[in-house]
């Protein structure tokens, strides 16, 4: 230098056929407990890397960039 895969909440990941942004952990707040911890029932929390296109509509599609893993030379 070139292929290939990622990128989505604080952490780890899902998101089928373009048309609701979502789960677990975690955090908060209320119960409960002598207290904690574990339960339980509620909230909060998003530039879908980042820039353009294509579309009535993009997390998903098509270009470019950037950043990681990997192959190749």
């Nucleotide at each position: 230098g070139g292929g290939g895969c990622g990128u989505u909440a604080g952490c780890u990941c899902a998101g089928u056929u373009g048309g609701g942004a979502g789960a677990g952990c975690g955090g908060c707040u209320g119960c409960u407990u002598u207290g904690c911890a574990a339960g339980c029932a509620g909230c909060a929390g998003g530039u879908c890397a980042c820039c353009g296109g294509u579309u009535c509509g993009a997390g998903a599609c098509c270009g470019g960039u950037a950043c990681g893993c990997u192959c190749c030379a």

The RNA shown here (transfer RNA) has 73 nucleotides and comes from a Phycisphaerales bacterium. Its Rfam family is "tRNA". Gene Ontology term of the family: triplet codon-amino acid adaptor activity. Model confidence (mean pLDDT): 83 of 100. NCBI's taxonomy places the organism under Bacteria, Pseudomonadati, Planctomycetota, Phycisphaerae, Phycisphaerales.